Description: Transfer RNA from a soil metagenome, 73 nucleotides, folded computationally. The RNAcentral record of the sequence draws on MGnify. It matches the Rfam family "tRNA". Gene Ontology term of the family: triplet codon-amino acid adaptor activity. The coordinates come from a structure-prediction model, not an experiment, and the mean pLDDT is 80.
[in-house]
RNA sequence: GCCCGGGUAGCUCAACUGGCAGAGCACGGUCCUUGUAAGGCCGCCGUUGCGGGUUCGAGUCCCGCCCCGGGCU
Numbered sequence: 001g002c003c004c005g006g007g008u009a010g011c012u013c014a015a016c017u018g019g020c021a022g023a024g025c026a027c028g029g030u031c032c033u034u035g036u037a038a039g040g041c042c043g044c045c046g047u048u049g050c051g052g053g054u055u056c057g058a059g060u061c062c063c064g065c066c067c068c069g070g071g072c073u
Base pairs, nucleotide, nucleotide: 001072002071003070004069005068006067007066010025011024012023013022019056027043028042029041030040031039049065050064051063052062053061
């Protein structure tokens, strides 16, 4: 330098053919328990890496850049 995959909540990851951004864990509250853990219920958490473009509408499609992993030379 070229090719491929990835970047979404504090963490691990979903989100179908473009149509309300979600789950688990963690955290907070509460129930249960003699108490703790486990478990039940409720709640909190987002500039979807950055900047543009297309579109009525973009996490998703297009362009450029940045970062991580792998491969080729």